Predicted 3D model of a 483-nucleotide part of an RNA (small-subunit ribosomal RNA, 3' major domain) from an uncultured Planctomycetota bacterium.
Rfam family: Bacterial small subunit ribosomal RNA.
The RNAcentral record of the full RNA draws on ENA and SILVA.
Model confidence (mean pLDDT): 83 of 100.
[in-house]
Context: one part of a larger RNA
RNA sequence: UGACGGGGGCUCACACAAGCGGUGGAGCAUGUGGUUUAAUUCGAAGCUACGCGAAGAACCUUACCCAGGUUUGACAUGCAUGGAUUAGCUCCUGGAAACAGGAGUGACACCCUUCGGGGCGGAACAUGCACAGGUGUUGCAUGGCUGUCGUCAGCUCGUGUCGUGAGAUGUCGGGUUAAGUCCCUGAACGAGCGAAACCCCUGUUGUUAGUUGCCAGCACGUCAUGGUGGGGACUCUAACAAGACCGCCGUGGUUAACACGGAGGAAGGUGGGGAUGACGUCAAGUCAUCAUGGCCCUUAUGCCUGGGGCUACACACGUGCUACAAUGGGCAGUACAGAGGGCGGCGAAGUCGCGAGACGGAGCGAAUCCCCAAAACUGUCCCUAGUUCGGAUUGAAGGCUGCAACUCGCCUUCAUGAAGCUGGAAUCGCUAGUAAUCGCAGGUCAGCUACACUGCGGUGAAUAUGUUCCUGAGCCUUGUACA
Numbered sequence: 001u002g003a004c005g006g007g008g009g010c011u012c013a014c015a016c017a018a019g020c021g022g023u024g025g026a027g028c029a030u031g032u033g034g035u036u037u038a039a040u041u042c043g044a045a046g047c048u049a050c051g052c053g054a055a056g057a058a059c060c061u062u063a064c065c066c067a068g069g070u071u072u073g074a075c076a077u078g079c080a081u082g083g084a085u086u087a088g089c090u091c092c093u094g095g096a097a098a099c100a101g102g103a104g105u106g107a108c109a110c111c112c113u114u115c116g117g118g119g120c121g122g123a124a125c126a127u128g129c130a131c132a133g134g135u136g137u138u139g140c141a142u143g144g145c146u147g148u149c150g151u152c153a154g155c156u157c158g159u160g161u162c163g164u165g166a167g168a169u170g171u172c173g174g175g176u177u178a179a180g181u182c183c184c185u186g187a188a189c190g191a192g193c194g195a196a197a198c199c200c201c202u203g204u205u206g207u208u209a210g211u212u213g214c215c216a217g218c219a220c221g222u223c224a225u226g227g228u229g230g231g232g233a234c235u236c237u238a239a240c241a242a243g244a245c246c247g248c249c250g251u252g253g254u255u256a257a258c259a260c261g262g263a264g265g266a267a268g269g270u271g272g273g274g275a276u277g278a279c280g281u282c283a284a285g286u287c288a289u290c291a292u293g294g295c296c297c298u299u300a301u302g303c304c305u306g307g308g309g310c311u312a313c314a315c316a317c318g319u320g321c322u323a324c325a326a327u328g329g330g331c332a333g334u335a336c337a338g339a340g341g342g343c344g345g346c347g348a349a350g351u352c353g354c355g356a357g358a359c360g361g362a363g364c365g366a367a368u369c370c371c372c373a374a375a376a377c378u379g380u381c382c383c384u385a386g387u388u389c390g391g392a393u394u395g396a397a398g399g400c401u402g403c404a405a406c407u408c409g410c411c412u413u414c415a416u417g418a419a420g421c422u423g424g425a426a427u428c429g430c431u432a433g434u435a436a437u438c439g440c441a442g443g444u445c446a447g448c449u450a451c452a453c454u455g456c457g458g459u460g461a462a463u464a465u466g467u468u469c470c471u472g473a474g475c476c477u478u479g480u481a482c483a
Stems, first nucleotide, its partner, number of pairs: 001483002003480003007477007015467002019430005026322008034313002042053002064308007073131001077130006088105007108121001110119003133297002136295003142291002144286003147282001149280001154193006160169003173184003199274004204242007214231002218229003245268001248262005324423001328382006340371003345364002350359003389420001394415007436459007
């Protein structure tokens, strides 16, 4: 100087408390361990691995296993030699394919040409040589990227001063703040990286603009619809601007920083949300995104193909979904979003089918067309039961995608109708448009094991007296046989 303490003081955080909803019990989905297996490819391991890499494992992917093949190679560059047609197309034999063998036809540039053709060459082919190739190994050789402490308020430097020195001071103290934020004092005076601000979205208003959006007033028209003329008022769209600064008033405070209350205001003291992550810690993670040193393989640890596996199943754990019902379930009626996506695409109307879906093909490269809501609300049935709760499992019949749904896809209909009556010890999330609840969209994608993930809107709470305790963190101080 740090680190540590079942030392002290001060302070903070959904850390506890106060509340609301869960997990742990059930069924299923998914990941992991274990076991099994020819293989169940590999990585991730307390918090910070376990719906993680994977934003799509039937083939492909694919790295694993079995089998069949191949050796200058699936891919790159160069050199040498060779022959002339190779490339492409058609066909035959073997084969599961890859591939192996064979037959026919036959391109291109330049030069010459008697128009029959000939010569030469690039590319390509064959042979050979350099080399290619490796998701083989080392993340404890590395770059890059990332997690975490933590959006915590810290981490440092120059000069000066103090100390023999390591170092200290500044950065401490008194206040204050979300903040090393700011004020005041002081051997310190300044500065940098962080905090804040600058950036984006959202909340209010104005100006400009008015199509594909909108429709108040004036007309036309329709069963109806901004459908038409027209309009720019309104909504909206999207560019610019204004607005919030403790600016004003009061009180407190050191005439300070600042705190509390009030007015005005759409918004008040950082308005709400996002992006943004200091010096560093964990030899944290990744050699399987990529790059890369060393090592290793080179008729194989490379490459191609068919099939299988990654989907196994006495079991254990994590994360979720659906429930156990009446604040509910069924049926009927009926209303209202936002954000996205769309040409190998989205696909309307209409017709067929109980339905999944099929036929059909209008319109739309989209403020124009399409994908396109649910809970809520109204009426009615059910009457506390393993039920009109719950939907697992299984049987049958179908639909869709795709060479192909057996291993191993999704969906529909009929039948079947399991466990489950609110969950032990323990444990998680959340402070407001939040939790809870309801659906919608997107990426990946032929299809989908999505209940995941990333977003979007609808409905919309309760509680916080407080900091004794649990957990983590910051500052000051103290002890130490630790570094």